This is a predicted structure of a 74-nucleotide RNA (transfer RNA) from a Victivallaceae bacterium. The sequence was found in a public genome assembly. The prediction has a mean pLDDT of 81.

RNA sequence: GGAUCCUUAGCUCAGUUGGUUAGAGCAGACGACUCAUAAUCGUCUGGUCGUAGGUUCAAGUCCUACAGGAUCCA
Numbered sequence: 001g002g003a004u005c006c007u008u009a010g011c012u013c014a015g016u017u018g019g020u021u022a023g024a025g026c027a028g029a030c031g032a033c034u035c036a037u038a039a040u041c042g043u044c045u046g047g048u049c050g051u052a053g054g055u056u057c058a059a060g061u062c063c064u065a066c067a068g069g070a071u072c073c074a
Base pairs, nucleotide, nucleotide: 001073002072003071004070005069006068007067010026011025012024013023019057028044029043030042031041032040050066051065052064053063054062
């Protein structure tokens, strides 16, 4: 230098051919239970879907550029 893939909550990850409230587990806060702690159970908190544009009635999803990362080729 070239090719392919990845980027969604503090962490690990889902998200269907684009379609109407952005989710799960872990973590955190509070509560229940217990003599108490742990475990368990319940509720809640937490998101500029990497950034900037474009297409569309509608974009996490499609297109372009850029940034970061992984693998391969040279």